[in-house]
């Protein structure tokens, strides 16, 4: 120095102007969802997919079951989890590391394209044998050719994949058919691990194809529906229900301050409970919260002490603009170089809406630690 591996962060910064949303606090008076004045707060690392997993509401539930679903090597962590964290087997890599849908095919059921004889009750193209039976020709009568009937599954050839592998023995030729040793598999053991599982010995038949990202079997889990959950107030019309008044002996209504009075009026009126839209308010943001610190623990995380309050909108605020600084690029010019100077330009994904904990997807730029190979130079 060059090329990588694993992590962790950062996500433009101050000011000025002119607006949105809450909170508070002063003053005013028309006393209101009210005008004015002050003080302080105001989007993210993923607010996002709404995929998982839990708090919180309602509703439903004696207790089990079926039926759907999800999940699957081990140990831990956690409120939980399909999430995390060390760890196991497998596979990749020169390596730092990286991936992993990792029960169960000897419970049944399917399925295995193409080629290939033959894809699971194994088969016989090519091949290879003629000991043992038949024919037929020969024959020196031992035979020997040949064709049948038959034997093999070592050799080739296909295939992803061909019923262990490598030697020997043994046959007519072969064959786990014997043997030795090597894979497997089922059993039984000593050792190390909490455990997944590693190390080793020993016995047995002598051997058992994949595929459960096929049906399916084990095992563990899962009651449903979401903040528009769900609680409280509730106007005006309109409907219901009860009680009282009234229908010519006249409720009620208009004039009127009130009584007389006069007009209206032939049937409804008052008052009360209940249900309840639009709306309003609560739920709502103090919480499995955040940081510093220290303690156990590989570590995920947990304990302990300080100290903080950090948006809460509902056609849905959080924005717009100017100036200077920083940052990336392009020109141009000055300089041996680093690196300066003008002048143009650029800044990403994305935006809470009941709340947290994971997971996944999106991001222009730009900082740090850690390690790894190879390479030059002392």
């Nucleotide at each position: 120095g060059a090329a990588g591996u694993a992590g962790a962060c950062c996500g433009g910064a101050u000011g000025g102007u002119c607006g949105c949303c809450g909170u508070u606090c002063c003053g005013c008076c028309u006393u209101g969802u009210g005008c004015g004045g002050g003080a302080g707060g105001g989007a993210g690392g993923a607010a996002a997919g709404u995929c998982c997993g839990g708090g919180c509401u309602c509703c439903a539930c004696a207790g089990g079951g079926c039926a759907g679903g999800a999940u699957a090597c081990u140990c831990c962590g956690u409120a939980a989890c399909g999430c995390g964290g060390a760890g196991u087997g497998g596979g990749g890599g020169u390596g730092a590391c990286c991936c992993u849908a990792a029960g169960g095919a000897a419970a049944g059921u399917g399925c295995c394209a193409c080629a290939g004889a033959a894809a699971a009750u194994a088969c016989a193209c090519a091949g290879c044998c003629u000991a043992c039976c038949c024919g037929c020709g020969g024959u020196u009568c031992g035979c020997c050719g040949u064709g049948g009937c038959g034997g093999c599954a070592a050799u080739g050839g296909u295939g992803a994949a061909a019923a262990g592998g490598u030697g020997g023995g043994g046959u007519a030729a072969g064959a786990g058919c014997c043997c030795a040793c090597c894979a497997g598999c089922a059993c039984c053991g000593c050792c190390g691990g909490u455990g997944a599982c590693g190390g080793u010995g020993g016995u047995g038949g002598c051997u058992u194809g994949g595929u459960a990202a096929a049906c399916c079997c084990u095992a563990u889990c899962c009651g449903g529906a979401g903040c528009a959950a769900g609680a409280u107030c509730g106007a005006a019309u309109a409907g219901g229900a009860a009680a009282g008044c009234g229908u010519u002996u006249g409720a009620g209504g208009g004039c009127g301050g009130c009584c007389c009075g006069c007009c209206c009026g032939a049937a409804g009126c008052u008052u009360u409970c209940g249900g309840g839209u639009u709306g309003a308010u609560c739920g709502c943001u103090c919480g499995a919260g955040c940081c510093u610190g220290u303690c156990g623990g590989c570590a995920a995380c947990g304990g302990c002490a300080g100290g903080c309050c950090u948006a809460g909108a509902u056609u849905g605020a959080u924005g717009a603009u100017c100036a200077u600084c920083g940052c990336c690029c392009c020109a141009u010019u000055c300089u041996a170089c680093c690196g300066g100077a003008u002048g143009g330009g650029g800044a990403a994904c994305a935006g809470a809406a009941c709340c947290c904990g994971g997971c996944u997807u999106a991001c222009a730029g730009g900082u740090c630690u850690a390690c790894u190979u190879c390479u030059u130079g002392c």
RNAcentral holds the sequence, with entries from ENA. This is a predicted structure of a 378-nucleotide RNA (Bacterial RNase P class A) from a Nitrospinaceae bacterium. Its mean pLDDT, the model's own confidence on a scale to 100, is 76. It is recorded under the gene name rnpB. Rfam family: Bacterial RNase P class A. It is annotated as a ribozyme.